[in-house]
This record gives sequence, structure tokens and C1' cells, in this order.
RNA sequence: GCGGAUGGCUGGAUGACCGCGGGGGACGUCCUGUCCCGCGAGGAAAGUCCGGACUCCAUGAAGCAAGGGCGCCGGGUAAUGCCCGGCCGGGGUAACCCGAGGGAAAGCGCCACAGAGAAGAGACAGCCCUGCGCUCGCAGGGUGAUGGUGAAACGGUGGGGUAAGAGCCCACCGCAGGACUGGCAACAGGACUGGCACGGCAAGCCCCGCCCGGAGCAAUGCCGAAUAGGGGCCUCGCGCGGGUCAGAGUCCGGUCCGCCGGAUACCGCCGCAGGGAUGCUUCAGCCCGAGAGGCCCGGGUUGGCAGCUGGACCCUCUCCGCAAGGGGAGGGCUAGAGGAAUGGUCAUCCAUGGCAGUGUAAUGCUGUCGGGACAGAAUCCGGCUUAUAGGCCAUCCGCGCGU
RNA sequence: GGCGGGUUGGCGGAGAGGUUACGCAGCGGAUUGCAAAUCCGUGAAGACCGGUUCGAUUCCGGUACCCGCCUCCA
Repeated sequence: GCGGAUGGCUGGAUGACCGCGGGGGACGUCCUGUCCCGCGAGGAAAGUCCGGACUCCAUGAAGCAAGGGCGCCGGGUAAUGCCCGGCCGGGGUAACCCGAGGGAAAGCGCCACAGAGAAGAGACAGCCCUGCGCUCGCAGGGUGAUGGUGAAACGGUGGGGUAAGAGCCCACCGCAGGACUGGCAACAGGACUGGCACGGCAAGCCCCGCCCGGAGCAAUGCCGAAUAGGGGCCUCGCGCGGGUCAGAGUCCGGUCCGCCGGAUACCGCCGCAGGGAUGCUUCAGCCCGAGAGGCCCGGGUUGGCAGCUGGACCCUCUCCGCAAGGGGAGGGCUAGAGGAAUGGUCAUCCAUGGCAGUGUAAUGCUGUCGGGACAGAAUCCGGCUUAUAGGCCAUCCGCGCGU
Repeated sequence: GGCGGGUUGGCGGAGAGGUUACGCAGCGGAUUGCAAAUCCGUGAAGACCGGUUCGAUUCCGGUACCCGCCUCCA
């Protein structure tokens, strides 16, 4: 100098004028107005893909089932499917990058077409042997070495061996098991043993281990206004026993019409059974006990307040840790709207592009024209993913040249 | 703002890991004096980008677009 890898920062600045949304203050006034001060989008505010906070629902607890998710090992964290470190496999000369990376000897299923044969398989061609025939060929058998097919053909190469062949035998490589050694672990190394048994797919069902109750700020609470507390469907239930006529009711009788006396157990009282509330069960509690629960249709309104923003926040220093991160000390920050503000114009500058002139070894200088990526809060955080013109910084790798 | 679902010829619409049906419409032909109807034939499709797999429209991620539901009160 060229090419590349990784990590991080930034992503217009200043001023004037006119506006917009909250907050605070002053004056005036009781209609709410005028003036002043200060604040007012992002690294992704996005997608809503994960994880939480928060609120409500299910009466609470436990267990099971169903459903969903995750998946090498260790660590971090409020938590995670995120992050860090490592292992293994793959790519790259390297820096470095990529991996949904448990189990296919628990079971089921699938493997189209082609091919002889696709999972305890298979003789189409070929090779070899035997018999017949003896030019060609026919029949029976052996053979997984060769050809051909395919994504994949039941270890590979070489040698021995054989009628031809074959882990049939041997050497090396691969594979399987593996004492022992190192490591927290994943895993690595590996004496020795075995002729080889076990094809692929689990982002097919499934098995193993771990995690998860559901809904979402249009959650939810309070106030106000208005309306028909209306209708339909479904599920479960309306059982047993006891006590007492004090009250209420019913019946009978009496009555001076005010009530009085008697009977009764349908209701009322008590207890039990039973029922109810998320799929089921159990326990505890609660409610109902003749009603309870669920779903749907219909009616009214389109108001206000709260939730609502300071928080697992940011920066610096320091200690622990390889790191993610954690502890301590000091300092700092401040959108909070609610159909939804955060905008517009002008000037100068900055980054940058075209053209013209000029100059140099090269970067340049002057003039002019253009021109600023993706995008925009909506309860709040931690992540991931996706979009993003341009600029800057740091570390590292390869090649070339010079010293 | 939150939640759920979908995307297959021009239109509607099914299926399933192995060459994407079917109907309507279109085009050509037959029939007819000319048409309609009918009959025969024919073209044309998985939103896009990755991954798993021998193989993806289907399975799994991401992106784009479309559709639906969700106020409060009694």
C1' cells in the first nucleotide's frame, strides 16, 4: 500500500421568527385570558418473536392429565429461547465465522422416480463350476469382487487366498466396546479387545430430562350520564332424618269480629346427604339448600380521574471475575399525550455528490448547482430479529514493497 | 395499542413431504344458416428470503401484505 476479520461510536450543528403538547410562576378575573421560564422521540420508538414487572380472573393448596415450549457442558441474570466462557462438528491460508448441537441397539412410520435389490435386502448384466448340447445356446448351482441405478447399496485401500469370489485371512485406516488418566462437566487421550454387528429422517409420531395456570393497560379501580336489571339456550339440583307449634301460613271450631282454642309439618328451624365455582381428583374453607352456574342475543353511553412513568436507569472511579456480570463510592438524568404534541420557514456552517476553472509528485483551492439513511413514543423494562445514506475509532489477519 | 387467522392459475377453491386437483372464466376446434347450450382439446399457479430433508407448496424461522376480534355501564 492492497485485500479482509472483529468490536464499538455517531447518524447533522447553531441562531432568528411563526406554531403545537405537558409542567411551573406572575398578573388580571371568576368567562377562564395574557405574559414569562423550563421541558418535549429512537438506535432501532418497528416486528410483537421470547422473557419479566404490574393488574385482574380461577376460593386456596397439592397431585395427575392435556396442551405448549426448550434441549452439548459450565456460568451470568429478576427471568429468558438472551448473554459469556468452553467442548464437538463444518468452512476459511489466517484473523475469524457458522451450527434448533439430547435419543434412530424403546417402539411405530416414511425413503418417490430409477434400479435386480431401499433395511436383517438383493442375482439384471457379468464372472466361475457342473450337466446336456457341443457353431449359437439351454438347465441347475456358486459368487455381493466388477458394471449399471440412485440422495443413500449393508466398512475402505492393498495383499494373500479361491473354480470364481467373499473380513474367508493379514496390514493400515475407519467403526464398536473399553480398564485407566486428565477435566466440575461437555469431552479429550487411551493399554487392550472385537472381523464389523448398528443406513437416513425426530424443524414425522414418539421417548428422556427441564420449564410453563389464563388473560392482557382497550388489563384494572373510582366517579358521572343514559337505558328495557329485557329475552333465549344449556348443565346440575329440588332428597332424607329430627325437633317444635313461640312467630308466620293453612285447615277446623268458637266469637263480643278485636281475636281465642285446637290440629298440621307443604313452607319456616336444625342436621346430614346433595349441588356450585378451570380438564380431572383429593383436602381445607366458602356459598346455595330451591335455586346455583355457564353461553348467546338485545338495551344505553362514546364523558372524567387514577393506573402513567424514577427505573432490574445512565456515567466515572475502584475491588472480584478470562468474560457475561456482580459489590462499593461519587455524580447525573428526567416526553407523558390520550384519535394522540414533538412541526414549518429562512440564514450560516459541517459531512458529501456532480460540473467548470486552477494547481501539484499527491492530498488540494475557488466558483456554482444539488443535497442529509432508516424511521417516529402510546403501561414500563431486559433481549432477539428486521430496516438503516454516510462518517469515525480501536484491535487483529493475509499478501506485496521498503528499511 | 393488544390478540388471533390467512396468502395456491384471471376468479373461487381442495389436498398432502415425492410431476398441484376441481369448477367458472379465456383460447382453438366440432355442432348451427348465425348464435346460445352441449361435446372435444389446450395455456396458465404455491407472496418473498433462508433453514431441515435426497427432495418443501406442505415442516421450522424471518419479511411483506390482507382479514377478523377486543371501549365502558346496567

Predicted 3D model of RNase P RNA and transfer RNA as a complex of 477 nucleotides.
It holds a member of the Rfam family "Bacterial RNase P class A". By type it is a ribozyme. About the family: Ribonuclease P (RNase P) is a ubiquitous endoribonuclease, found in archaea, bacteria and eukarya as well as chloroplasts and mitochondria.